Overview
Predicted 3D model of a 71-nucleotide RNA (transfer RNA) from a Candidatus Pacearchaeota archaeon. The source organism's lineage runs through Archaea, Nanobdellati and Candidatus Pacearchaeota. Its Rfam family is "tRNA". By type it is a transfer RNA. Its family is annotated with triplet codon-amino acid adaptor activity in the Gene Ontology. The RNAcentral record of the sequence draws on ENA. The coordinates come from a structure-prediction model, not an experiment, and the mean pLDDT is 84.
RNA sequence: GCGCCAUUAGUUUAGUGGUAGAACAUGUGGUUGCCAAUCACAGGACGGGAGUUCGAUUCUCCCAUGGCGCA
Numbered sequence: 001g002c003g004c005c006a007u008u009a010g011u012u013u014a015g016u017g018g019u020a021g022a023a024c025a026u027g028u029g030g031u032u033g034c035c036a037a038u039c040a041c042a043g044g045a046c047g048g049g050a051g052u053u054c055g056a057u058u059c060u061c062c063c064a065u066g067g068c069g070c071a
Base pairs, nucleotide, nucleotide: 001070002069003068004067005066006065007064010024011023012022013021018054026042027041028040029039030038047063048062049061050060051059
């Protein structure tokens, strides 16, 4: 330098065009004499920009970061 893959919540991830789910973690409450465990509830996310579309996490292009391969 070229090509390929990945990027979604604090962490690990599901979601291949129609209001983004889960687990763990965090907070609050119940339970307990207290703690732990457990139960219920709550907050929290689509890497950045542009394009296509009635509608984009999803498709296209550019950029960024990380990984792999070739030279």